Background:
Model confidence (mean pLDDT): 81 of 100. The RNA shown here (transfer RNA) has 74 nucleotides and comes from a Planctomycetaceae bacterium. Its Rfam family is "tRNA". Rfam links the family to the GO term triplet codon-amino acid adaptor activity.
RNA sequence: GGCCACGUACCCCAAUCGGCAGAGGGGACACGCUCAGAACGUGUACAGUAUAGGUUCGAGUCCUAUCGUGGCCA
Numbered sequence: 001g002g003c004c005a006c007g008u009a010c011c012c013c014a015a016u017c018g019g020c021a022g023a024g025g026g027g028a029c030a031c032g033c034u035c036a037g038a039a040c041g042u043g044u045a046c047a048g049u050a051u052a053g054g055u056u057c058g059a060g061u062c063c064u065a066u067c068g069u070g071g072c073c074a
Stems, first nucleotide, its partner, number of pairs: 001073007010026003013022001019057001028044005050066005
């Protein structure tokens, strides 16, 4: 330098053919339980989807450019 994949909450990760952004796990906080803690149970909060445009009635999803991460080739 060329090509490919990926970027969603604090972390990991779903979201089917473009049609309600949180299914799920971890973590945090509060309460219960305990002599106290761990474990367990219950509840709560946390993103408008890397950035900027475009298409569309409607975009996490499609298109373009850029940024970042990983891989392959040279």